[in-house]
RNA sequence: GGGUCAGUAGCUCAGUCCGGUAGAGCAGUUGCCUCUUAAGCAAUUGGCCGAGGGUUCAAAUCCCUCCUGACCCA
Repeated sequence: GGGUCAGUAGCUCAGUCCGGUAGAGCAGUUGCCUCUUAAGCAAUUGGCCGAGGGUUCAAAUCCCUCCUGACCCA
């Protein structure tokens, strides 16, 4: 220098292919239960999706540029 993949909640990840209300598990908070803790049960909080721009009625999803990380080629 060229190429591939990844970046979404505090953590691990789905959702992207085929645009249409952002989700799961764990964690946190509150309550129930319990002599207490843990476990269990119920409810609940939390992300405008790496950054900027474009297309569109509508973008995590399509297009362009950039940033970060992993790997491959030279």

A computed fold for a 74-nucleotide RNA from a Candidatus Peribacteraceae bacterium, annotated as transfer RNA. Taxonomically the source falls in Candidatus Peribacteraceae (Bacteria, Candidatus Peregrinibacteriota, Candidatus Peribacteria, Candidatus Peribacterales). It matches the Rfam family "tRNA". Its mean pLDDT, the model's own confidence on a scale to 100, is 81.